[in-house]
Context: one part of a larger RNA
RNA sequence: GGCGUACGGUGGAUGCCUGGGCACCAGGAGCCGAUGAAGGACGUAGGAGCCUGCGAUAAGCCUCGGGGAGCUGGCAACCGAGCUGUGAUCCGAGGAUGUCCGAAUGGGGGAACCCGGCUGGAUUCAUCUCCAGUCACUCCCACCUGAAUAUAUAGGGUGGGUGGAGGUAACGUGGGGAAGUGAAACAUCUCAGUACCCACAGGAAGAGAAAGCAACAGCGAUUCCGUGAGUAGUGGCGAGCGAAAGCGGACGAGGCUAAACCGGCACCGUGUGAUACCCGGCAGGGGUUGCGGUGGUGGGGUUGUGGGACCCGUUGGUCGUGGCUGCCGCUGCGGCGAGGAGUGAUCAAGUCGUGUCAUAGUCGAAGGGCCUUGGAUGGUCCGGCGUAGAGGGUGGGACCCCCGUAGACGAAAUGGCGUGGCCUCCUUGGACGGUGUUCCCGAGUAGCACGGGGCCCGAGAAAUCCCGUGUGAAUCUGGGGGGACCACCCCCUAAGCCUGAAUACUCCCUGGUGACCGAUAGCGGACGAGUACCGUGAGGGAAAGGUGAAAAGUACCCCGGGAGGGGAGUGAAAUAGUACCUGAAACCGUGCGCCU
Numbered sequence: 001g002g003c004g005u006a007c008g009g010u011g012g013a014u015g016c017c018u019g020g021g022c023a024c025c026a027g028g029a030g031c032c033g034a035u036g037a038a039g040g041a042c043g044u045a046g047g048a049g050c051c052u053g054c055g056a057u058a059a060g061c062c063u064c065g066g067g068g069a070g071c072u073g074g075c076a077a078c079c080g081a082g083c084u085g086u087g088a089u090c091c092g093a094g095g096a097u098g099u100c101c102g103a104a105u106g107g108g109g110g111a112a113c114c115c116g117g118c119u120g121g122a123u124u125c126a127u128c129u130c131c132a133g134u135c136a137c138u139c140c141c142a143c144c145u146g147a148a149u150a151u152a153u154a155g156g157g158u159g160g161g162u163g164g165a166g167g168u169a170a171c172g173u174g175g176g177g178a179a180g181u182g183a184a185a186c187a188u189c190u191c192a193g194u195a196c197c198c199a200c201a202g203g204a205a206g207a208g209a210a211a212g213c214a215a216c217a218g219c220g221a222u223u224c225c226g227u228g229a230g231u232a233g234u235g236g237c238g239a240g241c242g243a244a245a246g247c248g249g250a251c252g253a254g255g256c257u258a259a260a261c262c263g264g265c266a267c268c269g270u271g272u273g274a275u276a277c278c279c280g281g282c283a284g285g286g287g288u289u290g291c292g293g294u295g296g297u298g299g300g301g302u303u304g305u306g307g308g309a310c311c312c313g314u315u316g317g318u319c320g321u322g323g324c325u326g327c328c329g330c331u332g333c334g335g336c337g338a339g340g341a342g343u344g345a346u347c348a349a350g351u352c353g354u355g356u357c358a359u360a361g362u363c364g365a366a367g368g369g370c371c372u373u374g375g376a377u378g379g380u381c382c383g384g385c386g387u388a389g390a391g392g393g394u395g396g397g398a399c400c401c402c403c404g405u406a407g408a409c410g411a412a413a414u415g416g417c418g419u420g421g422c423c424u425c426c427u428u429g430g431a432c433g434g435u436g437u438u439c440c441c442g443a444g445u446a447g448c449a450c451g452g453g454g455c456c457c458g459a460g461a462a463a464u465c466c467c468g469u470g471u472g473a474a475u476c477u478g479g480g481g482g483g484a485c486c487a488c489c490c491c492c493u494a495a496g497c498c499u500g501a502a503u504a505c506u507c508c509c510u511g512g513u514g515a516c517c518g519a520u521a522g523c524g525g526a527c528g529a530g531u532a533c534c535g536u537g538a539g540g541g542a543a544a545g546g547u548g549a550a551a552a553g554u555a556c557c558c559c560g561g562g563a564g565g566g567g568a569g570u571g572a573a574a575u576a577g578u579a580c581c582u583g584a585a586a587c588c589g590u591g592c593g594c595c596u
Base pairs, nucleotide, nucleotide: 001595002594003593004592005591006590007589008588009587015581016546017545020517021516022514023513024512025511026510027509028508029506030505031167032166039101040100041099042055043054044053046079047078049075050074051073061095062094063093064092065091066090070083071082072081106115107114108113116135117134118133119132120131121130122129137164138163139161140160141159142158143157144156145155171202172200173199174198175197176196182189186236212219213218223250224249225248226247227246233241234240254498255497256496257442261299262298263297265295266294267293268292269291270290276289277286278285279329280328281327282326283325284324304476306441307440308439309438311434312433313432314431315430317336318335319334320333321332322331323330337428338427339426340425341424342423350422351421352420353419354418355417356416357415358414359413361409362408363407367382368381369380370379371378383400384399385389391403392402393401447471448470449469450468451467452466453465457483478493479492480491481490482489533540534539553580556567557566558565559564
């Protein structure tokens, strides 16, 4: 020095564990914010630090409930001082306070700082200082003012508005919009309208009530799922891309306007002395109240077996009142009665009660002896409960020890959902039929040309849909579509609007489940983690769990300056001693054996 072996050191693998995480299910919630959010800074306890809570009323204040013996949050003890059956601590609901920054909004600013105006108050002899309130921009409404410029308008001012602004995980709609890649290269193409950026909204969004599909038979808004179908197609006919109808399901809902016509209002033009007009007829009376246009408004009207207006006919609860007066008819408004609807789709606003659910909680069955052990939940003997033998804890495998579980109850307050009354709203006229003479049926629209985009469709024979530029119709004998185009036939009524459900998602709350992980795993993060640390910055981003049943965490003695150790003591165990469960290997020693 090597090999072997034993015993140690180092080291922290492995096993076991779990306060954490992951995925999903069910229910809830689906927004917060100028009444100042999200997120922070700084403070705040008798005693330093961090976390949590809270805000100068500062681990808290008030009220109402629950609960019932201890309490003054955690690391985390100790001391001090207190509170509490006159019900504390704790849990829930509602309120009060809530520094400074932050959309940040009196002005400024290098966030958490600096400096003000006005009103009221405190203090002072006075100034200073302090406290409360208020003072940004923009939009809407009302009013007052008011230029060039006469009316006017722009502009300015005052008052009112729980109007806006900012934040937010995914889902949504819209506006922009790649490349790596694939095509075994690459340009059309693909990746992909993806990633990403921006704007905006809702609890969902979007779509939605046929100018649809279909095919000689018919269907009847939209959305989503399955199928149709990797089909029909498209495609340097390469790589690839890729429908629809129909069928089967989920869900189920339909409404409001524009116009014609009638009434009233405002303005403009025009009209006139009885001839217009004052609902119609007759008579009386009035005297520009008329007519035309424009604007906004109330009624009317809403459809494709075309509909509506207008005109005619049938039908019609009652009372009051108006349409200059009287009679007859017609008609407008209101009340009662009748019918219908309703808390927001259509459709506008409440109140009272009741049921149920949520946000604290309550009750909740049944076991003892002996043995072993440090300890009984183990063994054994004899019992019990079960609408409860899910699960967890307790010094070890516990239905009967504890928390629970099955089951049964519970709310002063706030909120959700349902339901009933009061109440409110609508109709009372519409409905039906007839005539097509007249009128209306959404215009810089449809269509067309050119240039693009989107559709399975890459310009193709290329329809349909959308946009840009230009041009530019018709009103039902109108117009669009049925894949160039034409005819026949069929379907549908564009150029206005709204609309629940079935669908998508999960930052968040509650409960639950797992052939999910178990500390190099599982979230980056089981632990003072988006921390330490790195970076000018955007940003990047760790490591780090386990004594024991209980600290019983080794009084006392000895060595040592200490660190550390030897005794003693605790404990079942100390080779469980806080560098603490188990404690592998590499690596380092010591003893012994063998070899060199």
Predicted 3D model of a 596-nucleotide part of an RNA (large-subunit ribosomal RNA, domain I) from Pseudokineococcus sp. 1T1Z-3.
Its Rfam family is "Bacterial large subunit ribosomal RNA". Its Rfam clan is "LSU clan".
RNAcentral holds the full RNA, with entries from ENA.
Model confidence (mean pLDDT): 82 of 100.